[in-house]
The RNA shown here (SAM riboswitch aptamer (S box leader)) has 91 nucleotides and comes from a mouse gut metagenome.
RNA sequence: CUUAUCAAGAGUGGCGGAGGGAACGGCCCGAUGAAGCCACGGCAACCUGCUUUCAGCAAGGUGCCAAUUCCGGCGGUCAGCGAAAGAUGAG
Numbered sequence: 001c002u003u004a005u006c007a008a009g010a011g012u013g014g015c016g017g018a019g020g021g022a023a024c025g026g027c028c029c030g031a032u033g034a035a036g037c038c039a040c041g042g043c044a045a046c047c048u049g050c051u052u053u054c055a056g057c058a059a060g061g062u063g064c065c066a067a068u069u070c071c072g073g074c075g076g077u078c079a080g081c082g083a084a085a086g087a088u089g090a091g
Stems, first nucleotide, its partner, number of pairs: 001091006011040005019029003024072003041065003046061002048058004069085001074082002
């Protein structure tokens, strides 16, 4: 840079000790313990493998496990719309 997806789904313990939710504005989460690291667990099915290949199964490589990508900005015919930005996969 190209392309697909982003309303679903899934957490406990140990260490740690004040931040975190991309940035900004909000609004939230956090000493009943944030980030980060480790262990174990789970979700999902992009790549991958298998099969009886309009599909199904598995789960090896990634990814993910508060809130729609938490909400908003730009456009708009106002629609849980579109764009932009971002995230993840594949190339």